Small-subunit ribosomal RNA, central domain from an uncultured prokaryote, 352 nucleotides, folded computationally. Its Rfam family is "Bacterial small subunit ribosomal RNA".

Context: one part of a larger RNA
RNA sequence: UUGGGUUUAAAGGGUCCGUAGGCGGGAAUCUAAGUCAGUGGUGAAAUCUUGCAGCUCAACUGUAAAAUUGCCAUUGAUACUGGAUUUCUUGAAUUAGUGUGAAGUGGUUAGAAUGUGUAGUGUAGCGGUGAAAUGCAUAGAUAUUACACAGAAUACCAAUUGCGAAGGCAGAUCACUAACACUAUAUUGACGCUGAGGGACGAAAGCGUGGGGAGCGAACAGGAUUAGAUACCCUGGUAGUCCACGCCGUAAACGAUGGAUACUAGCUGUUGGGUUGUUGGGAUUUAUCUCAGUGACUAAGCGAAAGUGAUAAGUGUCCCACCUGGGGAGUACGGUCGCAAGAUUGAAACUC
Numbered sequence: 001u002u003g004g005g006u007u008u009a010a011a012g013g014g015u016c017c018g019u020a021g022g023c024g025g026g027a028a029u030c031u032a033a034g035u036c037a038g039u040g041g042u043g044a045a046a047u048c049u050u051g052c053a054g055c056u057c058a059a060c061u062g063u064a065a066a067a068u069u070g071c072c073a074u075u076g077a078u079a080c081u082g083g084a085u086u087u088c089u090u091g092a093a094u095u096a097g098u099g100u101g102a103a104g105u106g107g108u109u110a111g112a113a114u115g116u117g118u119a120g121u122g123u124a125g126c127g128g129u130g131a132a133a134u135g136c137a138u139a140g141a142u143a144u145u146a147c148a149c150a151g152a153a154u155a156c157c158a159a160u161u162g163c164g165a166a167g168g169c170a171g172a173u174c175a176c177u178a179a180c181a182c183u184a185u186a187u188u189g190a191c192g193c194u195g196a197g198g199g200a201c202g203a204a205a206g207c208g209u210g211g212g213g214a215g216c217g218a219a220c221a222g223g224a225u226u227a228g229a230u231a232c233c234c235u236g237g238u239a240g241u242c243c244a245c246g247c248c249g250u251a252a253a254c255g256a257u258g259g260a261u262a263c264u265a266g267c268u269g270u271u272g273g274g275u276u277g278u279u280g281g282g283a284u285u286u287a288u289c290u291c292a293g294u295g296a297c298u299a300a301g302c303g304a305a306a307g308u309g310a311u312a313a314g315u316g317u318c319c320c321a322c323c324u325g326g327g328g329a330g331u332a333c334g335g336u337c338g339c340a341a342g343a344u345u346g347a348a349a350c351u352c
Stems, first nucleotide, its partner, number of pairs: 004323003007306002012320001014201004021194003025088007033081002035077008049065006091191001092188003095184006103177007110154001114150008125136002162169002206247006215241002220236004258319006266297001268295007276287002301308002325352003334345004
């Protein structure tokens, strides 16, 4: 390189937007660039292949043919691809209506718990553990009552529930913003898919500046345990955890499964719409069908198996990313980014 792969063996980018590029729905007409056919020119000789011939054979040589898969010109063909024009509606988008949700941002606010302060009652213990001790407490603790303050998180509802591109999102309420589904089939008429570079977002930890600091709690100190115990357990406790602004850009960022699209048996839950019938004055109840999501089981198929199975890991198409024995190594060097921590790109020698 070809071929083959990427749930778990090496391998899907953390996610989305999007540039170039690649690919792209139905019908008609024109064109003839790709494509196909014919003809002409050229494609040196030697070599290679085949026939025949010459050295006694062979190697070798001669001669003829074939080949030279290519390029150029020209005449045609028009199914497919491309180009041009016209058109269509099923892809895509828009509109109208009906809904949905822990989607986002910013305010306001609620109750329980915890801690602290003040005051009252009250007296000798409290706390903690396997057992203890450190610790707290007669300067009155723990317990209990009242009031006040502070910060953080939102029990029950709560669920294979829901929403979001992913990270993620949960008390209530208000404002603003976005999304999605369904129904109608009103509008545009292929406007689409993917996406190298690029951009935006991106848990936790960490960093910078300024606040905040109840609880928890790396580091640290003490008490235990132990042969030791730089741990597990206990008492404390600083950064941090929280807020604003700015960095970092990584995770088992996982469904360890890239995105889009079409097709391919069933069965059973559930969430959000709609339809048809039943009951009914209505609210409603229940059943059928259907669209979109989210789960369980399973036929075929696939798979090394585990398993997967319309939410495919089945059958096809398009685009991107990635893999190529283990170690060395996600290291070194160089580049880019960063305040730093480091991130990203990413070898080789050597060795088995």

Model confidence (mean pLDDT): 87 of 100.